This is a predicted structure of a 72-nucleotide RNA (transfer RNA) from a Patescibacteria group bacterium. Its mean pLDDT, the model's own confidence on a scale to 100, is 80. Its Rfam family is "tRNA". Rfam classes the family as a transfer RNA.
[in-house]
C1' cells in the first nucleotide's frame, strides 16, 4: 500500500428495500423470614460517522472512524 469480512439495546445476536426484534441482564411486581429460584410486567435504539440513490435505507453505493483476517 491492496484485497476481503464484521460494527445494530448494558451483553450475544436476528432483521437481506416497506412499522428495528429476540434471548441474557438490569428495573418493577408477586411469591419468600432474607437471598436466590420461579412467575408476571414494563422500558431500554442517532443500526459507528457523514453524504448519495430511492416514494421509502439497518439493507444498495461513496467517503471517513474502529475492529478482525489475508497478501506484498
Nucleotide at each position: 500500500c491492496c484485497c476481503c469480512c464484521c460494527g445494530u439495546a448494558a451483553c450475544u445476536c436476528a432483521a437481506u428495500g416497506g412499522u428495528a426484534g429476540a434471548g441474557u441482564a438490569a428495573c418493577u411486581g408477586c411469591c419468600u423470614c432474607u437471598u436466590a429460584a420461579g412467575c408476571a410486567g414494563a422500558g431500554a435504539g442517532u443500526u459507528g460517522g457523514a453524504g448519495g440513490u430511492u416514494c421509502g435505507a439497518a439493507u444498495c453505493c461513496u467517503c471517513c472512524c474502529g475492529g478482525g483476517g489475508g497478501g506484498a